[in-house]
Context: one part of a larger RNA
RNA sequence: ACCUCGUUAAGGAACUCGGCAAUCUAGCCCCGUAACUUAGGGAUAAGGGGUCCCUGCUUAGGCAGGGCGCAGUGAAAGGGGCCAACCGACUGUUUAGCAAAAACACAGCAUUCUGCUAAGACGAAAGUCGACGUAUAGGAUGUGACACGUGACCAAUGCCAAAAGAUUAAGGUAAGGUGUUAGGCGUAAGCCGAAGCUCUGAACCCAAGUCCUGGUGAAUGUCGGCCGUAACUAUAACGGUCCUAAGGUAGCGAAAUUCCUUGUCGGGUAAGUUCCGACCUGCACGAAUCGUGCAACGAGUUGGCCGCUGUCUCAACGAGGAGCUCA
Numbered sequence: 001a002c003c004u005c006g007u008u009a010a011g012g013a014a015c016u017c018g019g020c021a022a023u024c025u026a027g028c029c030c031c032g033u034a035a036c037u038u039a040g041g042g043a044u045a046a047g048g049g050g051u052c053c054c055u056g057c058u059u060a061g062g063c064a065g066g067g068c069g070c071a072g073u074g075a076a077a078g079g080g081g082c083c084a085a086c087c088g089a090c091u092g093u094u095u096a097g098c099a100a101a102a103a104c105a106c107a108g109c110a111u112u113c114u115g116c117u118a119a120g121a122c123g124a125a126a127g128u129c130g131a132c133g134u135a136u137a138g139g140a141u142g143u144g145a146c147a148c149g150u151g152a153c154c155a156a157u158g159c160c161a162a163a164a165g166a167u168u169a170a171g172g173u174a175a176g177g178u179g180u181u182a183g184g185c186g187u188a189a190g191c192c193g194a195a196g197c198u199c200u201g202a203a204c205c206c207a208a209g210u211c212c213u214g215g216u217g218a219a220u221g222u223c224g225g226c227c228g229u230a231a232c233u234a235u236a237a238c239g240g241u242c243c244u245a246a247g248g249u250a251g252c253g254a255a256a257u258u259c260c261u262u263g264u265c266g267g268g269u270a271a272g273u274u275c276c277g278a279c280c281u282g283c284a285c286g287a288a289u290c291g292u293g294c295a296a297c298g299a300g301u302u303g304g305c306c307g308c309u310g311u312c313u314c315a316a317c318g319a320g321g322a323g324c325u326c327a
Stems, first nucleotide, its partner, number of pairs: 002321007010313002014311001019308001027051005036041001038145001052067006068072001080306007087298002092104002108143007120129003146293004151223003156220002158216004165211003171205002176200002179197002183192003224242005251285001252282001263279005
């Protein structure tokens, strides 16, 4: 020097990406307890005081008097607290062996399918699950408590409906045609050629689908550009024009989303690329791939404060171990 501990003057986060780690706190009794809130909570909020022994009295809660110690939950065990912001409502679940989370699930909400031999699923099949259930049931999908809301577009894609028309397979029916030849004709070469068989085959009949028509967004999705204009300037309620299926509504906004960017202003600090509150110029938010809020909750993320400390200024001392020797 290393490992595990203990103590430390003065200071007290100056350490560091970051209070990581380690302190502080702690039980019980009494007092007291804010914002906010879904009125349940928040809450052991916070913040104070007490705590041992003896005697007496009350009584089994204590009260009064006295006593000792540095110290009375005298050891061990045994909450640090507060203020804000983001995300997820919550309890729960997860990458056995680098991730516990803002991911998954969830109650609730919505859409859609399914009338029972259900839909759906497994299985060449038999059969089984669904379910010894029956639409207050079961399957699928999305969203994710609660509160307030959930805008426009059906042009594309998907789905649903309707059956008038167009198109359309196998198949059916079948006009006609090819090949072959009993036979006929011919002096011959050859020609014609029934039935049957064979190879074909127009027209006609004919399903779903597609085209066509309509509907449908808590279906997949999408939600503009240019120019001018007000009596300072600036800006544009207003107007014009092009395009589109329709041009982003409410709300939020430098955001877990903002490139420029450490945007600008305010707060906090002596000093703040982080943080909080605003502004809106949203590169590239936006409404169940939900939008905006939100009490409670969180080994979640971020910023600040109090307390506390060897994290540090800056290190020191001590204990045990390992190291070394022997067995």
Predicted 3D model of a 327-nucleotide part of an RNA (large-subunit ribosomal RNA, domain IV) from a marine metagenome. The RNAcentral record of the full RNA draws on SILVA.